This is a predicted structure of a 1419-nucleotide RNA (small-subunit ribosomal RNA) from an uncultured prokaryote. Rfam family: Bacterial small subunit ribosomal RNA. The sequence is in RNAcentral, with records from ENA.

[in-house]
RNA sequence: ACACAUUCAAGUCGAGCGGAAACGAUGAUAGCUUGCUAUCAGGCGUCGAGCGGCGGACGGGUGAGUAAUACGUAGGAAUCUGCCCAGUAGUGGGGGACAACCUGGGGAAACCCAGGCUAAUACCGCAUACGCCCUACGGGGGAAAGCGGGGGAUCUCUUCGGACCUCGCGCUAUUGCAUGAGCCUACGGCCGAUUAGCUUGUUGGUAGGGUAAUGGCUUACCAAGGCGACGAUCGGUAGCUGGUUUGAGAGGAUGAUCAGCCACACUGGGACUGAGACACGGCCCAGACUCCUACGGGAGGCAGCAGUGGGGAAUAUUGGACAAUGGGGGCAACCCUGAUCCAGCGAUGCCGCGUGUGUGAAGAAGGCCUGCGGGUUGUAAAGCACUUUCAGUGGGGAGGAGGGCUUUUUCGCUAAUACCCGGAGAAGUUGACGUUACCCACAGAAGAAGCACCGGCUAACUCCGUGCCAGCAGCCGCGGUAAUACGGAGGGUGCAAGCGUUAAUCGGAAUCACUGGGCGUAAAGCGUGCGUAGGUGGUUCGGUAAGUAGGCUGUGAAAUCCCUGGGCUUAACCUGGGAAUUGCAUCCGAUACUGCCUGGCUAGAGUAUGGGAGAGGGAAGUGGAAUUUCCGGUGUAGCGGUGAAAUGCGUAGAUAUCGGAAGGAACACCAGUGGCGAAGGCGACUUCCUGGCCCAAUACUGACGCUCAGGUGCGAAAGCGUGGGUAGCGAACAGGAUUAGAUACCCUGGUAGUCCACGCCGUAAACGAUGAGAACUAGAUGUCGGGAGGGUUUACCUCUCGGUGUCGCAGCUAACGCGUUAAGUUCUCCGCCUGGGGAGUACGCCGGCAACGGUAAAACUCAAAGGAAUUGACGGGGACCCGCACAAGCGGUGGAGCAUGUGGUUUAAUUCGAUGCAACGCGAAGAACCUUACCUGGUCUUGACAUCCUGCGAACUUUCUAGAAAUAGAUUGGUGCCUUCGGGAGAUCAGUGACAGGUGCUGCAUGGCUGUCGUCAGCUCGUGUCGUGAGAUGUUGGGUUAAGUCCCGUAACGAGCGCAACCCUUAUCCUUAUUUGCCAGCACUUCGGGUGGGAACUUUAAGGAGACUGCCGGUGACAAACCGGAGGAAGGUGGGGACGACGUCAAGUCAUCAUGGCCCUUACGUCUUGGGCUACACACGUGCUACAAUGGGGAGUACAGAGGGUUGCCAAGCCGCGAGGUGGAGCUAAUCCCAGAAAACUUCUCGUAGUCCGGAUUGGAGUCUGCAACUCGACUCCAUGAAGUUGGAAUCGCUAGUAAUCGCGAAUCAGAAUGUCGCGGUGAAUACGUUCCCGGGCCUUGUACACACCGCCCGUCACAUCAUGGGAGUGUGUUGCACCAGAAGUAGCUAGUUUAACCUUCGGGAUGACGGUUACCCU
Repeated sequence: ACACAUUCAAGUCGAGCGGAAACGAUGAUAGCUUGCUAUCAGGCGUCGAGCGGCGGACGGGUGAGUAAUACGUAGGAAUCUGCCCAGUAGUGGGGGACAACCUGGGGAAACCCAGGCUAAUACCGCAUACGCCCUACGGGGGAAAGCGGGGGAUCUCUUCGGACCUCGCGCUAUUGCAUGAGCCUACGGCCGAUUAGCUUGUUGGUAGGGUAAUGGCUUACCAAGGCGACGAUCGGUAGCUGGUUUGAGAGGAUGAUCAGCCACACUGGGACUGAGACACGGCCCAGACUCCUACGGGAGGCAGCAGUGGGGAAUAUUGGACAAUGGGGGCAACCCUGAUCCAGCGAUGCCGCGUGUGUGAAGAAGGCCUGCGGGUUGUAAAGCACUUUCAGUGGGGAGGAGGGCUUUUUCGCUAAUACCCGGAGAAGUUGACGUUACCCACAGAAGAAGCACCGGCUAACUCCGUGCCAGCAGCCGCGGUAAUACGGAGGGUGCAAGCGUUAAUCGGAAUCACUGGGCGUAAAGCGUGCGUAGGUGGUUCGGUAAGUAGGCUGUGAAAUCCCUGGGCUUAACCUGGGAAUUGCAUCCGAUACUGCCUGGCUAGAGUAUGGGAGAGGGAAGUGGAAUUUCCGGUGUAGCGGUGAAAUGCGUAGAUAUCGGAAGGAACACCAGUGGCGAAGGCGACUUCCUGGCCCAAUACUGACGCUCAGGUGCGAAAGCGUGGGUAGCGAACAGGAUUAGAUACCCUGGUAGUCCACGCCGUAAACGAUGAGAACUAGAUGUCGGGAGGGUUUACCUCUCGGUGUCGCAGCUAACGCGUUAAGUUCUCCGCCUGGGGAGUACGCCGGCAACGGUAAAACUCAAAGGAAUUGACGGGGACCCGCACAAGCGGUGGAGCAUGUGGUUUAAUUCGAUGCAACGCGAAGAACCUUACCUGGUCUUGACAUCCUGCGAACUUUCUAGAAAUAGAUUGGUGCCUUCGGGAGAUCAGUGACAGGUGCUGCAUGGCUGUCGUCAGCUCGUGUCGUGAGAUGUUGGGUUAAGUCCCGUAACGAGCGCAACCCUUAUCCUUAUUUGCCAGCACUUCGGGUGGGAACUUUAAGGAGACUGCCGGUGACAAACCGGAGGAAGGUGGGGACGACGUCAAGUCAUCAUGGCCCUUACGUCUUGGGCUACACACGUGCUACAAUGGGGAGUACAGAGGGUUGCCAAGCCGCGAGGUGGAGCUAAUCCCAGAAAACUUCUCGUAGUCCGGAUUGGAGUCUGCAACUCGACUCCAUGAAGUUGGAAUCGCUAGUAAUCGCGAAUCAGAAUGUCGCGGUGAAUACGUUCCCGGGCCUUGUACACACCGCCCGUCACAUCAUGGGAGUGUGUUGCACCAGAAGUAGCUAGUUUAACCUUCGGGAUGACGGUUACCCU
């Protein structure tokens, strides 16, 4: 591993060679410009190009490929190895060429061709051969190269150069060491089985070839092997390791830097050369790309160092030096070296340092907060006193340097003092970094602090802005007007030259569990047997030594980590030593355990003998009951079916009933948490065949056992195939019902099927939701089968073996529960699980006739899904109980007219609130103005109202004008109180600003008050106990009550708020008191308790008594209590009232009041006129009056209680038909007044009618209140006389002085009730009962609900979005098979051409080269 401009990264040797293009020095010559040019001299320093040698196979880069020709560890034998080291033996004598060079030619270029000359450490023979190679053991084969320094000692020769001697470097042959490399073996390290079979040179042999070497490496022949479930082959991914990182460890992840190995060098192929390459900066071919070109042809390969473009979230300088370390060449000097050493850039990481130190309270200013007092920032700053690291300026200044060269001396070599080599000394010389490190001096606090966070996890809090917006967010979550969660600010917290985010890895995660998990219900036991491989296995003797444990040795590279020393001022960093490297291998000894081998044993397992039980299985036969159908008899109108019906059957005779016949299916009672079976499953009887089990007693075999991946058998129901059969039942289907619908539940029919034979299917909530086997660990009690003992031989008791149940100790469990039939404690083996959905689905494969079964994902999506238990709530669940809840009754509403409230509509406004029960005759106990909050028009702006300041004038009052009024203008009267005489107090008016004002918004910011469940009997606490816990217990249970009222029981014992009682009233009595009330008895009387008098009675109002299940009987548990009775005015809380637990409804109220926040401020405030709240197609609620004779009307006669009254109640009398007027007595009230109570009673009339019922509406005339009755009051009189003849569906109240009915009073109020609140009169009916409706209480049960059933939740459809699939097709990759063409190269063959050295008989031969061809290989 994308493409690359440009420079550089591998050269060197003249001491191998021929030489001399360039430069320099020297000498000579020539020209002259007298220091330049040219020439000559390879003679010298040197050296381009060339021949030759060595090196370009190292160093440097990268990780594409590679799951094994790789890597790691440990081994092995059949090999090669240049340079280096050691040894042995040599280094003799010849020959022919080719570059360079010269000449000629071709080409644009790259470059090429031809001819000629020439050297060598280039090439080739010959000689020699210790060792070497081959061999048939006779023999045969094969080398070499020279170069440089020095010498003149010895001997000899000479062409006078030398030969020669000596030293050094080379060369040849060979041996050995070292190093490096090649080959082989074992083991180890990724994923996928939805990849299960792979392989023909494949596996082995023989022979030939080939290689440095073993080998199918290759060829021929022979054999048919080899690999694979311990995962072959195939697919995907990946360089491997030392290490790094994380972790307590075991593990997990990873493979940057450094180090070892491998692979690659534009892509693919190939060889050449060489010791080594199939070669990064070599060659050839092909391909893609780029460049040059004269179009003929050429050139190139940064995954070397820099650098460029591109890509990317992102990664540096086209730097310096060979000074050091190392490498190549060279005898060396030296040259080369983007290896390397340094510098530059980057907070990328690690380490160290600085940005000051001390003091300083007026706690400054400013900021922020505030309860306005203050707090905080904060000793922080300023100020004062110091210091100067680092940076800055100026000076000084190590170490990295060792060597090399020259020189002195010495050892060795030698004939030698020469050369050379080794050692020692001295001097000079060599630094890229570098303005180095370090040191000194100078000046001045001077030049140097940021980032994140502050709801919890998690250290750190307030204000403002915003208002489910903007935004935050790792998880939970925050934001809808008071946000510690958003944004800003102040403050704080944490780190700090960094901080935070993002991405990744490990940890926490025992969340794949080896260490170290699970499978009854949370995910998880195969439906169940048999059984192979595998795993595992009783007891004993002996052997062995594989496992096992110990020791020795080798190895486990270095670096890293760790320990301990040392060096940089410290640290990071560097470095010495040690330990460690848990591994592998060799050898030795040990033998308990496991394995293996041999031999025994009998407790496991099995066999034999004798008994036993059983719906165990298969086959054949037989039986009765019942259903149905058919035949016959009797018989007549229905049958059948249902909640009720209808379809259906029946006068052609059904159903019913009797007799007979046929046929199929299933086997009542027995029958039982009884039996059998591995499971599915098995039920009439008999026979035959057959499996398993249990018991007893002996004998035999001798571990033969257990489990079981694959495999194989069985396997309910439904379904399928073929052929039968079909009585009943009965999917589908048809009809009838039900219903909004009813493709259902119900009914009438009815086909497959159900049954049989044979063959498939292979699944179930195939469940004990619990795999098989073995051992151990308290019991109690049923039942089935067998045996033993006892016994009164029937019953029964005890013991024991094997099944099947219930309860239960220990133990286990999240709990529920399990508990010798374990879910306890252990062992062996198998299967299975790893969040929910997608999905047991898709694809692939296997099986099946099909249906379908088995195996089995992913994308995507959610933050949960789930278990067990708890408390509530809920249930068209259960048990018990209560309430005018139903029922039993009485009277209403709903129909009419009117009144009143609401909705709606309308309007300038119809002010606002209340809205199921629990809003609607409600706030409102009373809207003509006022009220009034609304609308219209007109005013005011410190204001209609409050406090403070200043000033004027007393306050106050009369009249007039304008105006709708508010208001404005004019005008009259009037001079107040206190005083120390200065003034002060109060009130009015005016001015100024602080402020007033708001019935404007938010009752979902609130207080207070209220409604409701509900006067229901409940709601809780302390301590104890139980439970891991939420919680439970108490408070449940048995009784009882109006009551959690009381009693008993009880792991509970007590207590609180509620209930009840205490309070008020009413019913009886007593005592006290006696006016305004009363009058029994006495007296008077105008006959009126009027008067005297009385205190008895009624009454009044103070205090007492009385009622407590106290007494009796019964029931009950010897209780609580209940039933009945007595006494009593009253009897079982006597009647009524006040009184409302914990809480629920974000219930109601910001318009009673109070109040946070927000809003308005010449107006959303204030005053005023008129209007509105009183509207009116309509709907609803609450009432009044009626529809009449239990009544209406007329006349007469009775009897209350409780209230109110001086701005008042108002008498008598008179007037008016009347409302009322007049009048004025009495009364601050047990005195007077309102005030005639009415129903009732007596009597008369009406006679069932729209009336002598009913009174609406309307006309007229009046009265009263009030400034004022038009909008818009009440009442009176005359006249008018509507609807209405008892009210649909539905619905309300009431259980006794109650309902019903009758009138009276009061509050509010000038006036204005059919409303409201009170008062008395008359005065019923009914309650069997708790099945049902509604509401409530307690217990229990189910729950997927907890905003709690008005809950939760499923599916389709519509729209949008995401992911995946299909889709006419289209493009690409990989692979299998078949075929065509095929470069370079290598190997074989080759008379086509050609060929210096060698041989030659001179003809030629040998050999080589080119060409051709075949094979292999393959773009």